[in-house]
Context: one part of a larger RNA
RNA sequence: CUGGGCGUAAAGAGCUCGUAGGCGGGUGUGUAAGUCGGGUGUGAAAUCCUCUGGCUCAACCAGAGAACUGCACCCGAAACUGCGUGCCUUGAGUUCAGCAGAGGGAAUCGGAAUCGGUUGUGUAGCGGUGAAAUGCGUAGAGAUAACCGAGAACACCAGUGGCGAAGGCGGAUUCCUGGGCUGACACUGACGCUGAGGAGCGAAAGCGUGGGGAGCGAACAGGAUUAGAUACCCUGGUAGUCCACGCCGUAAACGAUGGGUACUAGGUGUUGGGGGAUUGACCCCCUCAGUGCCGUAGCUAACGCAUUAAGUACCCCGCCUGGGGAGUACGGUCGCAAGGCUGAAACUC
Repeated sequence: CUGGGCGUAAAGAGCUCGUAGGCGGGUGUGUAAGUCGGGUGUGAAAUCCUCUGGCUCAACCAGAGAACUGCACCCGAAACUGCGUGCCUUGAGUUCAGCAGAGGGAAUCGGAAUCGGUUGUGUAGCGGUGAAAUGCGUAGAGAUAACCGAGAACACCAGUGGCGAAGGCGGAUUCCUGGGCUGACACUGACGCUGAGGAGCGAAAGCGUGGGGAGCGAACAGGAUUAGAUACCCUGGUAGUCCACGCCGUAAACGAUGGGUACUAGGUGUUGGGGGAUUGACCCCCUCAGUGCCGUAGCUAACGCAUUAAGUACCCCGCCUGGGGAGUACGGUCGCAAGGCUGAAACUC
């Protein structure tokens, strides 16, 4: 090395694109590198193995054989793999006609609420809690009405609904733009799958520069509570939360379940298409794609999974190999920093 694994025990990379590589549909033909058969040469001796013999036996020694699983060359085979070449259409893609959608980007607009301002009405409280107090208010608060302004978020619709690779996406309209699904001839003709490195995207928090700042609110201050209360509760409140541009690159980035293809009982709901039947948008039947629940076989340590597999197989990648030390130290690399990525050992149980 050959092993066994990765939903919850250690283990699926946050996601995608894609380089090298690995793997790859049907059919004809050629070739003969892999593969297979035969032959020749070589594979020193000793050792190992078998048989026989010699020391009284054995160890040991000797003889003969086998073996030395390998390598080179020659002759041959052509099923499979490879390579060359021709054809094919079912994989993949293109075209056309439709369809659904909070998919992405930009601009503009809207109403409710909140806060602030001005003015009017009006008077002694308001607020807050378990109860209070800090706080606000006779310099007129709170309440109420009108108008003005600001910022942020979009009630109802709303749904185990939809879209997106993931992160994620929810008021309306317009513009730009990605993907998906269905149907249909037609077209290309294996153009495919995966993907070490690499590149891009990537919640929140955080960082840089400039803006913005209503509400909320780390830190902070005060009031309470308490033995104390650096908390939970209350009154305030700065960063931040928002915008533009640039960084960061992490997460219980979760379905804790990598991607692809094929196959393997059903039932029931729902979303988006198509078809049949029907006078018919209802209902019913068939079908494709998605999304839930239940469940057979099978799988599983159990829980559970079960055509959206954790079943049955194949291909490719990533990862695990007792607990602590430790995701630490050192080194490298990335970053403005915070820190990220890579990632030990001693020792100890």
The part of an RNA shown here (small-subunit ribosomal RNA, central domain) has 349 nucleotides and comes from a metagenome. The prediction has a mean pLDDT of 91.